[in-house]
Molecule: SAM riboswitch aptamer (S box leader)
Organism: Thermomicrobiales bacterium
RNA sequence: CACUCAUCCAGAGGGGAAGAGGGACCGGCCCGAUGACACCCCAGCAACCUCCGCACUGGCGGCAGGUGCUAACUCCGGCAGUGAUCGAACUGGAAGAUGAGGA
Numbered sequence: 001c002a003c004u005c006a007u008c009c010a011g012a013g014g015g016g017a018a019g020a021g022g023g024a025c026c027g028g029c030c031c032g033a034u035g036a037c038a039c040c041c042c043a044g045c046a047a048c049c050u051c052c053g054c055a056c057u058g059g060c061g062g063c064a065g066g067u068g069c070u071a072a073c074u075c076c077g078g079c080a081g082u083g084a085u086c087g088a089a090c091u092g093g094a095a096g097a098u099g100a101g102g103a
Base pairs, nucleotide, nucleotide: 001102003101004100005099006098007097008096013042014041015040016039021031022030023029025078026077027076028075043070044069045068048066049065050064051062052061053060054059074095079092080091081090082089
């Protein structure tokens, strides 16, 4: 970062320093000077890859290493379908995020 595959209704916060926007985009709705977001330290969650143990046809456990994550279902919707007075709701996409490949 073109591309491929898998997952996205679970889970997990304290401190430091700093000071205005942040939640990808758009609309909504939220978070934020009682200090958000981002950054650093520590702690934790999870188990995608490596690793270890037990099983053996691919699962269970551990969590040492590489990532990731720790407001809200990916916060909700955006496109299409079912439905319907309008809706709600449901299903599948798109987009996005993360991992493993790949370039």